[in-house]
Context: one part of a larger RNA
RNA sequence: CUGGGCGUGAAGCGCACGUAGGCUGAUUGGAAAGUAUGGGGUGAAAUCCCAGGGCUCAACCCUGGAACUGCAUUUUAAACUAUCGGUCUAGAGUUCGAGAGAGGUGAGUGGAAUUCCGAGUGUAGAGGUGAAAUUCGUAGAUAUUAGGAGGAACACCAGUGGCGAAGGCGGCUCACUGGCUCGAUACUGACGCUGAGGUGCGAAAGCGUGGGGAGCAAACAGGAUUAGAUACCCUGGUAGUCCACGCCGUAAACGAUGAAUGCCAGACGUCGGGUAGCAUGCUAUUCGGUGUCACACCUAACGGAUUAAGCAUUCCGCCUGGGGAGUACGGUCGCAAGAUUAAAACUC
Numbered sequence: 001c002u003g004g005g006c007g008u009g010a011a012g013c014g015c016a017c018g019u020a021g022g023c024u025g026a027u028u029g030g031a032a033a034g035u036a037u038g039g040g041g042u043g044a045a046a047u048c049c050c051a052g053g054g055c056u057c058a059a060c061c062c063u064g065g066a067a068c069u070g071c072a073u074u075u076u077a078a079a080c081u082a083u084c085g086g087u088c089u090a091g092a093g094u095u096c097g098a099g100a101g102a103g104g105u106g107a108g109u110g111g112a113a114u115u116c117c118g119a120g121u122g123u124a125g126a127g128g129u130g131a132a133a134u135u136c137g138u139a140g141a142u143a144u145u146a147g148g149a150g151g152a153a154c155a156c157c158a159g160u161g162g163c164g165a166a167g168g169c170g171g172c173u174c175a176c177u178g179g180c181u182c183g184a185u186a187c188u189g190a191c192g193c194u195g196a197g198g199u200g201c202g203a204a205a206g207c208g209u210g211g212g213g214a215g216c217a218a219a220c221a222g223g224a225u226u227a228g229a230u231a232c233c234c235u236g237g238u239a240g241u242c243c244a245c246g247c248c249g250u251a252a253a254c255g256a257u258g259a260a261u262g263c264c265a266g267a268c269g270u271c272g273g274g275u276a277g278c279a280u281g282c283u284a285u286u287c288g289g290u291g292u293c294a295c296a297c298c299u300a301a302c303g304g305a306u307u308a309a310g311c312a313u314u315c316c317g318c319c320u321g322g323g324g325a326g327u328a329c330g331g332u333c334g335c336a337a338g339a340u341u342a343a344a345a346c347u348c
Stems, first nucleotide, its partner, number of pairs: 003320004007302002012316001014201004021194003025088006033081002035077002038074002041071002049065006091191001092188003095184005103177007110154001115149003119145003125136002162169002206247006215241002220236004258315006266293013297304002321348003330341004
C1' cells in the first nucleotide's frame, strides 16, 4: 500500500459556519466526453511464451507463430455517469397563522442569608474538635433588638423537565435579538449533503490594564495529629473567584458513540403543538423532542436496539505493538504560562 477498524481494546477533530473537492431527486429530448462494440493503422528488432530445427547434450543459436494487455483514428449503440435544453414536486427553502422555552446581549430591580459598622439590652464566656489548642472576649465578646454599608449567589418552584451547534444557560421586569415546533394554503423549482485548508465560538484555571472585594479560598502563617506530617482536622489568610476591555484555546470539552439521508416488531412514561369523539377531562390518533424496557438484527462480551452500536449510501476526521513521547528539534501562534504540528536512536 492493500485490508481491517474507531461506545469500553489503538482510533470521532470540543463545536459550528463554510472555500476547493467529492457525492447528489423524478421525467423527457439532443449531442456522444466517459462507457461498450466492430474495422483498418501502428505497437522496430532483440527479449518473454509456444511449436519445430542446428551445435554429441545443455547453455547458446536459427526458423515460424503467438503475444506486445498500449496509442491515436474511424463505424455503430445510448442503459448508466458527465454535458446541453425542457418539464415536475416527494428533498431544500419562502409566505401566512399559532405556540413553547434557565437560547443570547444590555439596563433596571427584589427578598433571604453571611460579613462589617455605629447604637440598645445583657454578662462571662464564645469559637472549634475525635479530644484539644492557636483565635475572639471585662477596652464588654458570643447571644439578642431595631438601623445602616457592601459584595456575591439566587432557597422553594425543580422534573432522566426546557432551551442552545458545542461550551453552557435558573429570582423578577423591560428593551433589542437568534433558533425551533405545529397547522394551512400558495410560491420558488434540486436551490441539496459533506467539507481538506480557512474563519468563528469555546468550561475552569491562568495572563495584561483598570475597577471591585461580602463570603469562600491555592500560596503562606499558626494550632493540632504523627516516628515524621512540607497533608488530612482547626484558627487565620493573599492571589483568585466578581465587573469592563483584551489575550489564552485547553478538559473524563463524555453519549468516552462525526455529519447527513432512507429503510427495519412493539410496549410504557414525559415535554411542546394539531385533529377527532364525546361523559369537559378523558379516550383515540398524528407531528416534533426527551427517557425506560424489549423483538429482529448486531456485538468478543458488556451491552446497543426507530435518539442503533441494526440494514445500506455519501463525505470528512482518525488508528496500525508497549516504552522512549504527545517528548526532542524545526515551523506557526502566545505578553508569559504554554498550545499546536510532530520524529528518531535505543529498548522489550